A computed fold for a 74-nucleotide RNA from a Nanobdellota archaeon, annotated as transfer RNA. The coordinates come from a structure-prediction model, not an experiment, and the mean pLDDT is 81.

[in-house]
Order: sequence, then structure tokens, then C1' cells
RNA sequence: GCUCCCGUGGCUUAACUUGGUAGAGCGAUUGCUUCGUAAGCAAUAAGUUGUGGGUUCAAAUCCCUCCGGGGGCU
Repeated sequence: GCUCCCGUGGCUUAACUUGGUAGAGCGAUUGCUUCGUAAGCAAUAAGUUGUGGGUUCAAAUCCCUCCGGGGGCU
């Protein structure tokens, strides 16, 4: 230099193919329960999807640029 893949709450990830309310598990906080802790149960908060732009009535999803990570080739 060329090429492919990945980037979504604190962590691990689903939804992308076929555009239409961003969901789950773990973790966190609060409450119930207990003599107390753990476990269990209930509730709550936490994302605007790596950055910027484009297409569209509508973008995590399609297109382009850039950034970061990883693999391959030279």
C1' cells in the first nucleotide's frame, strides 16, 4: 500500500440479510424477606447504536468519509 471482518448501557451481546416502538443476560441502586449475610422476589436507573455526512416519510440497519481494534496479502 491492497483486502476482509468488527465497533450497540459498566461488561457480554440481540435486532442488520427483509429500513418501521433499541431488547436480553450479568452487574449497579432501592425495597421486601432474614437476628444478620448470601440466595430468592419486586421495582428503578443506565444506550439515543465509534465520528461526520448522504439517501428516505422514517436509518443501529442502505451509501460515502474518517477514527479505533483484529485477520490476510505484498

Rfam family: tRNA. By type it is a transfer RNA. Gene Ontology term of the family: triplet codon-amino acid adaptor activity. The sequence is in RNAcentral, with records from ENA.